Model confidence (mean pLDDT): 86 of 100.
This is a predicted structure of an 85-nucleotide RNA (c-di-GMP-I riboswitch aptamer) from a Peptococcaceae bacterium.
Lineage of the source: Bacteria > Bacillati > Bacillota > Eubacteriales > Peptococcaceae.
Of the family's consensus pairs, 94% are formed in the model.
The RNAcentral record of the sequence draws on Ribocentre.
[in-house]
RNA sequence: CUGCGAUAACGGCAAACUCAGUGAGAACUGAGGGCGCAAAGCCACGGGUCUUAACACAUUAUGGUGAAGAAAGCCGGAUAUCGAA
Numbered sequence: 001c002u003g004c005g006a007u008a009a010c011g012g013c014a015a016a017c018u019c020a021g022u023g024a025g026a027a028c029u030g031a032g033g034g035c036g037c038a039a040a041g042c043c044a045c046g047g048g049u050c051u052u053a054a055c056a057c058a059u060u061a062u063g064g065u066g067a068a069g070a071a072a073g074c075c076g077g078a079u080a081u082c083g084a085a
Base pairs, nucleotide, nucleotide: 004083005082012037013036017032018031019030020029021028022027035073042077043076046075047074049070050069055066056065057064
């Protein structure tokens, strides 16, 4: 340095759910909470996933299709703390 990851150290994050707020929705923010996490820190311009108010397309049509909306705690990418075996 690279891999690897301990009932180690210093610390960190926070699922479901509840309350308040925002949004058409997916979802997000704050407080509580704690399922879990060695990248559960960053990237949505790679793959996949979620949503359809407006807009576009199409439609006889209210119904349909489509992300430019959302999420990294799905895969992936670049980076990073510690050091037993």